[in-house]
Molecule: transfer RNA
Organism: uncultured Bacilli bacterium
Order: sequence, then C1' cells, then structure tokens
RNA sequence: GCCGGUUUAGCUCAGUUGGUAGAGCAGCGCAUUCGUAAUGCGGAGGUCGAAGGUUCAAGUCCUUUAAUCGGCA
Repeated sequence: GCCGGUUUAGCUCAGUUGGUAGAGCAGCGCAUUCGUAAUGCGGAGGUCGAAGGUUCAAGUCCUUUAAUCGGCA
C1' cells in the first nucleotide's frame, strides 16, 4: 500500500426483508432476613464509533473517515 472482520447501555452481546432499540451481568430502589449473602419484584441507564447522503422512515442501504483485529504484498 491492497483486501476483509468488528464498533449498539458500565461490561458481554442480540437486533431477520429498512418500520417504536433489546437481553444477560453489573449498579439503584423495594420485599424477604436479627443482619449479610442468596432469591423475588420494580424502575432507570443509548446521539447505535464520527460526518454526510438516499428514503415518508436508517442500527440496517450508499460515500468518506477513526479505532481495533486478521490476511496479502
């Protein structure tokens, strides 16, 4: 230099054919207990790496770009 993968909640990851962004764990509150842990219940937490474009509508499609991993030279 060229090619490909990944980037979504604090962490690990889903998200199908473009149609209201989700789960587990962590953290918070409540219940249970003499108390703690465990368990149960509840609610919260997101500019979907960044910028632009297409579309009535984009995590998803297109362009550029950043970080990271791998391959080729």